The RNA shown here (SAM riboswitch aptamer (S box leader)) has 115 nucleotides and comes from a soil metagenome.
The coordinates come from a structure-prediction model, not an experiment, and the mean pLDDT is 82.
RNAcentral holds the sequence, with entries from MGnify.
RNA sequence: CUCAUGACGAGUGGUCGAGGGACUGGCCCGAUGACACCACGGCAACCGGUUGGAUUCAGGUUUCAAUGACAGGUGCCAAUUCCAGCUCAAGCACCAUUGGCUUGGGAAAAAUGAG
Numbered sequence: 001c002u003c004a005u006g007a008c009g010a011g012u013g014g015u016c017g018a019g020g021g022a023c024u025g026g027c028c029c030g031a032u033g034a035c036a037c038c039a040c041g042g043c044a045a046c047c048g049g050u051u052g053g054a055u056u057c058a059g060g061u062u063u064c065a066a067u068g069a070c071a072g073g074u075g076c077c078a079a080u081u082c083c084a085g086c087u088c089a090a091g092c093a094c095c096a097u098u099g100g101c102u103u104g105g106g107a108a109a110a111a112u113g114a115g
Stems, first nucleotide, its partner, number of pairs: 001115005011040005019029003023085004041077003046073002048070001049067006081109001086106007
């Protein structure tokens, strides 16, 4: 840089000791010890494995599906990616513009995987 995914799911113990949830705003978590680290456990199924189908004369390639009783590589285990940020649509209040609020869609950003 490209592609894919995200309202599901899954925590105990120990160490440390003050901030943490990427950023900004909000809202939360946190001395009843958060965050982080370590151990064990678990979740999931991106990659890999296995099995079956399609494709092929066949093998291979490609592709689809199933499988975690599959001792593999990652990842994850507060809150929808905690919510919003930019934009579009509909609605609401205001005489109206700007601006605001509500709901929904898309994007951006960040995260994870594969390349």